[in-house]
Context: one part of a larger RNA
RNA sequence: ACGCUGGCGGCGUGCCUAACACAUGCAAGUCGAACGCGAAAGUCCUUCGGGGAUGAGUAGAGUGGCGUCCGGGUGAGUAACGCGUGGGUAAUCUACCUUCGGGUGGGGAAUAACCCAGGGAAACUUGGGCUAAUACCGCAUAAUGCAGCGGCUCGACAUCGAGACAGUUGUUAAAGCAGCAAUGCGCCUGAAGAGGAGCCUGCGUCUGAUUAGCUUGCUGGUGAGGUAAUGGCUCACCAAGGCUACGAUCAGUAGCUGGUCUGAGAGGACGGCCAGCCACAAUGGCACUGAAACACGGGCCAUACUCCUACGGGAGGCAGCAGUGGGGAAUUUUGCGCAAUGGGCGAAAGCCUGACGCAGCAACGCCGCGUGAAGGAUGAAAUCCUUCGGGAUGUAAACUUCGCAAGUAUGGGAAGAAAACAAUGACGGUACCAUAUGUAAGCCCCGGCUAACUCCGUGCCAGCAGCCGCGGUAAUACGGGGGGGGCAAGCGUUGUUC
Numbered sequence: 001a002c003g004c005u006g007g008c009g010g011c012g013u014g015c016c017u018a019a020c021a022c023a024u025g026c027a028a029g030u031c032g033a034a035c036g037c038g039a040a041a042g043u044c045c046u047u048c049g050g051g052g053a054u055g056a057g058u059a060g061a062g063u064g065g066c067g068u069c070c071g072g073g074u075g076a077g078u079a080a081c082g083c084g085u086g087g088g089u090a091a092u093c094u095a096c097c098u099u100c101g102g103g104u105g106g107g108g109a110a111u112a113a114c115c116c117a118g119g120g121a122a123a124c125u126u127g128g129g130c131u132a133a134u135a136c137c138g139c140a141u142a143a144u145g146c147a148g149c150g151g152c153u154c155g156a157c158a159u160c161g162a163g164a165c166a167g168u169u170g171u172u173a174a175a176g177c178a179g180c181a182a183u184g185c186g187c188c189u190g191a192a193g194a195g196g197a198g199c200c201u202g203c204g205u206c207u208g209a210u211u212a213g214c215u216u217g218c219u220g221g222u223g224a225g226g227u228a229a230u231g232g233c234u235c236a237c238c239a240a241g242g243c244u245a246c247g248a249u250c251a252g253u254a255g256c257u258g259g260u261c262u263g264a265g266a267g268g269a270c271g272g273c274c275a276g277c278c279a280c281a282a283u284g285g286c287a288c289u290g291a292a293a294c295a296c297g298g299g300c301c302a303u304a305c306u307c308c309u310a311c312g313g314g315a316g317g318c319a320g321c322a323g324u325g326g327g328g329a330a331u332u333u334u335g336c337g338c339a340a341u342g343g344g345c346g347a348a349a350g351c352c353u354g355a356c357g358c359a360g361c362a363a364c365g366c367c368g369c370g371u372g373a374a375g376g377a378u379g380a381a382a383u384c385c386u387u388c389g390g391g392a393u394g395u396a397a398a399c400u401u402c403g404c405a406a407g408u409a410u411g412g413g414a415a416g417a418a419a420a421c422a423a424u425g426a427c428g429g430u431a432c433c434a435u436a437u438g439u440a441a442g443c444c445c446c447g448g449c450u451a452a453c454u455c456c457g458u459g460c461c462a463g464c465a466g467c468c469g470c471g472g473u474a475a476u477a478c479g480g481g482g483g484g485g486g487c488a489a490g491c492g493u494u495g496u497u498c
Base pairs, nucleotide, nucleotide: 001493002492003491004490007369008368009367010366011365012364013362014361015327020325021324022323024322025321026320029066030065031064034063035062037060042054043053044052045051046050073280074279075278082205083204084203085202086201087200088199089198092197093196094195097193098192099191100190101189102188103187104186105139107137108136114129115128116127117126118125119124145171146170147169148168149167150165152163153162154161155160176185177184178183206252207251208250213243214242215241219239220238221237222236223235224234225233255277256276257275258274259270260269261268262267282303283302284301285300286299305316306315307314308313333359335358336357337356341355342353343352344351345350372402373401374400375399382393383392384391385390407437408436409435410434411433412432416427442487443486444485445484446483447468448467449466453482454481455480456479457478463470464469
């Protein structure tokens, strides 16, 4: 997975195939305590023309900050420093967080929003004018930062690092907001920490020799560029090297691990759920921003596909959660909630969160429970067998006493909720408790292996079968009945692994 059958609960698990294509909704926002702008409906007043007030500095978009690099998915690629394990980095970076030191002075020019005028079917977009900032740009100040110079000490031994000499020369910064205030939150610079990341490296990591030679930025050097950083990483020049029977190269297969299954072990097989690492985001390439990406729900280009179009041009990417078609032996709801845990933003209130917590579906798995317990005949009826005497189903039933999962009804009703008080529960009126009532067994096998036997039918037919083999007129082997054996809400079959 399939066939037959099917009472309940708990905990798990649920596209192994097409990394096939996707309708629809949701899955990443937040901050007014950074900044400028700023409606409308409704209501009230009115000289009924309109205007004013309130709504409201609300909704809203915009500039700006932080986040979107986490979390979630998948395993296509990859036989590789990808992973595992042990080291190195004196060759490095690190937003937010923690600790410690110092600082936060004074100016300037723009721009979106908005208004006006256009273009376009749309997506969107052009020009002119106004304006703010924690947006942008100069100036000042400047060290234990950076760079240069000088010698000294220590360490490392190809490089270089650390320390003191408050040595000396040059150079580099900032932003405000809230509050009556106190003050708080920020901003700049430096040192250290924590956590994170990059790079290098020893060892280990499938099959094939019916793949034996492979390599031209290839191997090394000098110099330069580039990077946070080492390095042919890239480039110019020079040399001719480098790998390989201890299997290079090529081909096939494959994400790796903790682990899982099996086994007395040694081994063998596997890598689904969960956890760590890696890779990927329609296919291929590229950079931008940023502390970090060459970025699943950001951008550009090309390709294939789908959609819109006024034919000029545009839009898209479920290997996020649900869901659809397709493929397939086969795999679920277009559910509820942010109450908890965790994450982002925010001073906070809070907002967002298909992460997550729950519920739904499925005997898909494991575990637990129930379908009654005790008594009850030399033993009802019925059925089967029979040597016709009887034997079997069988204490089984009836009957008596006792008891009662689920469900239903009524009544009660949580923990999970922390925090000074208060408030806050999706699940859920759920679990659980009490009372009343009250329901539930199948499947396979019975020749030997292998536990379990007879009758009838059939007559090498129909059929069975894992192997040996059964069946041609008394078949314990086919089909049915009775009886028996095994397991049990499952039982068999098929497949796969040991």